[in-house]
Molecule: transfer RNA
Organism: Candidatus Magasanikbacteria bacterium RIFOXYC2_FULL_42_28
RNA sequence: GCCCCCAUAGUUCAGUGGCAGAACGGCGGUAUCGUAAACCGCAGACAUCAGUUCGAUUCUGAUCGGGGGCU
Repeated sequence: GCCCCCAUAGUUCAGUGGCAGAACGGCGGUAUCGUAAACCGCAGACAUCAGUUCGAUUCUGAUCGGGGGCU
């Protein structure tokens, strides 16, 4: 220098164009003499910028970042 893959919550992962979800974790509460477990509830995310579309996490391009391959 060229090619390929990845990017969604604090973590691990779903989500193939129409409300962004789960588990664990966090916070609050119930209960207990007390703690934990348990139960109820709450908060929290689509890397960035463009394009296509009535509508984009999803499709296309570029950039940044991570990983791999070739020379």